This is a predicted structure of a 367-nucleotide RNA (Bacterial RNase P class A) from a K189A clade bacterium.
It was read from a public genome assembly, where an Rfam model found it.
The model forms 98% of the base pairs in the Rfam consensus.
The prediction has a mean pLDDT of 76.
Taxonomically the source falls in Gammaproteobacteria (Bacteria, Pseudomonadati, Pseudomonadota).
RNA sequence: AGAGUUGACCAGGCAAUCGCUAUUGCCCUGCUUAUGGCAGCGGCGGUAGAGGAAAGUCCGGGCUCCAUAGGGCAGAGUGCCAGGUAACGCCUGGGAGGCGUGAGCCUACGGAAAGUGCAGCAGAGAAUAGACCGCCAAAGUCCUGGUUCGCCAGUUCAAUGGUAAGGGUGAAAAGGUGCGGUAAGAGCGCACCGCGCGACCGGUAACGGUUCGUGGCAGUGUAAACCCCACUCGGAGCAAGACCAAAUAGGAAUCCAUCGUUGCGGCCCGCAAUUGGAUUCGGGUAGGUCGCUAAAGAUGCAUGGCGACAUGUAUCGUAGAUGAAUGAUUGUCCUCGACAGAACCCGGCUUACGGUCAACUCUCUAC
Numbered sequence: 001a002g003a004g005u006u007g008a009c010c011a012g013g014c015a016a017u018c019g020c021u022a023u024u025g026c027c028c029u030g031c032u033u034a035u036g037g038c039a040g041c042g043g044c045g046g047u048a049g050a051g052g053a054a055a056g057u058c059c060g061g062g063c064u065c066c067a068u069a070g071g072g073c074a075g076a077g078u079g080c081c082a083g084g085u086a087a088c089g090c091c092u093g094g095g096a097g098g099c100g101u102g103a104g105c106c107u108a109c110g111g112a113a114a115g116u117g118c119a120g121c122a123g124a125g126a127a128u129a130g131a132c133c134g135c136c137a138a139a140g141u142c143c144u145g146g147u148u149c150g151c152c153a154g155u156u157c158a159a160u161g162g163u164a165a166g167g168g169u170g171a172a173a174a175g176g177u178g179c180g181g182u183a184a185g186a187g188c189g190c191a192c193c194g195c196g197c198g199a200c201c202g203g204u205a206a207c208g209g210u211u212c213g214u215g216g217c218a219g220u221g222u223a224a225a226c227c228c229c230a231c232u233c234g235g236a237g238c239a240a241g242a243c244c245a246a247a248u249a250g251g252a253a254u255c256c257a258u259c260g261u262u263g264c265g266g267c268c269c270g271c272a273a274u275u276g277g278a279u280u281c282g283g284g285u286a287g288g289u290c291g292c293u294a295a296a297g298a299u300g301c302a303u304g305g306c307g308a309c310a311u312g313u314a315u316c317g318u319a320g321a322u323g324a325a326u327g328a329u330u331g332u333c334c335u336c337g338a339c340a341g342a343a344c345c346c347g348g349c350u351u352a353c354g355g356u357c358a359a360c361u362c363u364c365u366a367c
C1' cells in the first nucleotide's frame, strides 16, 4: 500500500422565524350545583414529539373474550449437548461434520440393525444385486520341439468348469495397504488401518482416546421421501373487548327436538347453560368515550459469570394520531447525509441500506 474477516457507534449538526399534534400553567368568553367542574375552529407561555430497521407479518409472549375449563385421538411445530430467557423456531458457550492459505464462516445436526419407497442413462450387475474384457484348468483338437518312446513342455480352437483379485461403466460396485497361500483367485489366513460390540480413562453432557479386549465384519446413498422416536402445543384477536347515547319492527315464515339442543379450529368423552337452536326474508344504527401507553422499560455503577445474562443500588419518565401530527424558509459547519414513517405493547429472526472507528488475517514493498 492492497485485499479480506469480525465487532461497535451514528443516521447530518448548530442557530433563527413561521406552522402542526399531545400534555400542562395562566387569562378571556359562556354554562352551571357558582368552592369546584364543563365547553371553546379563543389568546399567551413551558415540556415532549417516528426507526435501527418503524419494513416483512415469519416466530414467541403480555393483554382481551369464548369460559367454570379437564382428558384423549387426529393434526401441527422443533430436533447434537449444556446454559440464558416470561417464552421461542431466538441468544451464548461447547461437540461433530463441512468450506477457506488464514482471520473466520455454514449446518433442515435424533434414527438407515423396525418397515416401505426412490436412485434416470451407462454398465454383466444397483438390494433376494453379477460375468462384458480378462485369469486358471484335467481331458479333446491344430501345430512345433524334446525324448529313456512311458511321455514331457509350449501353442491354436471350441465346449465345460472355477474365479471376482486386474481392466472397463458409473455419483456410488461385496472395506484399504502389504505378506502368505492357490491351478488361478478371494478375509481364504495373518499384520496394521477402518468398522461393530464391550470395558477403562477424560468430560455435567454431546463427545473424545498413540488405552485394552473381542468379532472377519450387519454390502451404498436418501428421512428438506413415507415412517419410527423424544419434547412442546386450546382457539380467535385491539377491526379483541368494555361502556354511553340514539334509532327501529320485543318483526315474519319454515324445520328439528326435551334420553334433546347449544357452547369460538376438527372428532370423542366429560363439564356448563337451557324452551332452545338452525335457515330464509325484512327493518334500524354505524356517533362518542375507554382500551391507548410506567412497559418482562432505559441508562450509570458495583458484584458474580468464558459468555448470553443475573442480583443489588441510583437516576430518568421517552409519540398516542384516528382520512391519520414534526413541515417550510434563511444562515453556517463538515465525516456532504443511504434505506426509509409509530397506529395495543414488548422479545427475536429475515430483508433493504450510507458513513465513521477499532481489532485481527493474508499478499507485496522498504527499513
Stems, first nucleotide, its partner, number of pairs: 001363010012333007020049008028040005051339001055350002058348005063237004070269004075233005080094005095109001096107004110228002115226002117222003132167002134163004140157001143154004175193006194217001195215005200209003241290004251281006260274004297316008